Molecule: c-di-AMP riboswitch aptamer (ydaO/yuaA leader)
Organism: Patulibacter sp.
């Protein structure tokens, strides 16, 4: 000194997933578990009006719901699953927020159980889980700081 691959602490990322009070277990104390409440942040069912004209028994097909995580053509191999292209869609780049242009990356899982449009009282439900991401530029606001 160069590469890797692991563990740790700080700063930060994705994501609704935060915080606060209360009884109890536990500890030498803490951190932690467990039930119960409050704020908050997120989903979902559910009238009148409107909007839909559904659905699936026969050849082939049920419908819906969280998420960005969808749609459309083409082509390869037996279903299914893959690849290429276009369209829309979503996250990062270091004070925040919006925005322009760029650089990288992602479009995956899961549920529910034949059934639910929108939807006021109203009524149910969650608050998890994954990562080290990198000192890109230009406008407007704002906030801290230092002189």
């Nucleotide at each position: 000194g160069c590469u890797u691959c692991u563990c740790c602490c700080u700063c930060g990322c994705c994501g609704a997933g935060u915080u606060c009070c209360c009884g109890g277990g536990g500890u030498c104390g803490a951190u932690c578990c467990c039930g119960g409440g409050g704020a908050g942040c997120g989903g979902g069912g559910g009238a009148c009006c409107c909007a839909c004209g559904u659905c699936c028994g026969u050849g082939u097909u049920g419908g819906g719901g969280c998420u960005a995580g969808u749609c459309c053509a083409c082509g390869u191999g037996u279903u299914c699953a893959c690849g290429u292209g276009g369209a829309g869609g979503c996250g990062c780049g270091a004070c925040u927020c919006u925005u322009u242009c760029u650089g990288c990356g992602c479009c995956a899982g899961c549920c529910c159980g034949u059934c639910a449009g929108c939807u006021a009282a109203c009524c149910c439900c969650g608050c998890a889980g994954g990562c080290c991401g990198a000192u890109g530029a230009g406008a407007g606001a704002g906030c801290u700081g230092u002189c």